[in-house]
Context: one part of a larger RNA
RNA sequence: CGUUGGAGAAUUGAUGGAUGCUGCCCUUAGUACGAGAGGACCAGGGCAGAGGAACCUCUGAUGUACCAGUUAUCACACCAGUGGUAGGCGCUGGGUAGUUAUGUUCCGUUGGAUAAACACUGAAGGCAUCUAAGUGUGAAGCCAUUCCAAAGAUGAGUUCUCCCGCCUCUAGAAGGCAUAAGACCUCCGGAAGACUACCGGGUUGAUAGGCACAAGCUGUAAGCGCAGCAAUGCGUUGAGGUGAUGUGUACUAAUAGGUCGAAGG
Numbered sequence: 001c002g003u004u005g006g007a008g009a010a011u012u013g014a015u016g017g018a019u020g021c022u023g024c025c026c027u028u029a030g031u032a033c034g035a036g037a038g039g040a041c042c043a044g045g046g047c048a049g050a051g052g053a054a055c056c057u058c059u060g061a062u063g064u065a066c067c068a069g070u071u072a073u074c075a076c077a078c079c080a081g082u083g084g085u086a087g088g089c090g091c092u093g094g095g096u097a098g099u100u101a102u103g104u105u106c107c108g109u110u111g112g113a114u115a116a117a118c119a120c121u122g123a124a125g126g127c128a129u130c131u132a133a134g135u136g137u138g139a140a141g142c143c144a145u146u147c148c149a150a151a152g153a154u155g156a157g158u159u160c161u162c163c164c165g166c167c168u169c170u171a172g173a174a175g176g177c178a179u180a181a182g183a184c185c186u187c188c189g190g191a192a193g194a195c196u197a198c199c200g201g202g203u204u205g206a207u208a209g210g211c212a213c214a215a216g217c218u219g220u221a222a223g224c225g226c227a228g229c230a231a232u233g234c235g236u237u238g239a240g241g242u243g244a245u246g247u248g249u250a251c252u253a254a255u256a257g258g259u260c261g262a263a264g265g
Stems, first nucleotide, its partner, number of pairs: 001152001005163007015149004021049007033038001051107005059101004066094005071086006110144003117137004164265001165177004169172001182260004186202005207253003210249005216242003223236005
C1' cells in the first nucleotide's frame, strides 16, 4: 500500500515444513518342521540404544559479592569492631532465583490407495490363463492421521463485538474540517527481547522500586555476662545477615499531555 466505511478479537485451512529409526529378551514353544543336530512363521508382552522436544520436582553444574571462615598488609587515634588490596571474586566452604545436562517427563501411532509380487472368478481361444470386464492381499515408499507456520490464498475467506457529524464547489468513486470506536507517541516494567517486535500496567493503579511478613540460603552476629593466665569456650541465640522467589502494602515513580483515526460505505 492492498484486501472497497473505520476498528478490536476469535478462527477456517489452500499451501509449505517437521516427524518417520533400530536392537535384545520373554510367552506362544523346545511346539510346527527335522533321523538327529537344530529350530521357526503367525500372534502377544517387556526392556533398551541412538535421535528429538519441553522442563528444573529430584541428582548435579554455574550462581563476580547472598552468608560464613581465613592469611598478609594498609586505613578508620588505640582496644574491640569494620573496610580496602592481594586476577576484572585474595583464597576457601556453602548457595536462592535464573540458565543448564550428565537430571526429569514425553515422542515416533493408526488407517487408506498402491509398486514389485502373490491370488480369486473368468472369457477372447468349449481346455488353460492373476486380466481383457470384475474382485482381493501386498512396502521403511505415497496420501491422510500427529505437531508447527499459514488469507499478499490479489482466489486477499469466515464468525462475534464496537463506532458513525458537518462544510465547500465545477455536484464527483470530488475536496476539506473536527471527532467516534480504536490506535500510536510517551512513561513504569516483563519468565519478551540485539534493535524492533511481543506481553502487562499507567492513580477508577499492585507495573517496577521501597517497606512488612514469609520461603529459601548461610550457620549461632555485635554487645554484654560467665569460665579460663591465655588462645578460646559457654549463655543471651537456630542468632544475625540475606540478589533475583511468594503474599501484602500507594511510601516513591508510572503526572500532565500530544498525534492519528470513519461518514451509511
Predicted 3D model of a 265-nucleotide part of an RNA (large-subunit ribosomal RNA, domain VI) from a metagenome. The RNAcentral record of the full RNA draws on SILVA. Model confidence (mean pLDDT): 87 of 100.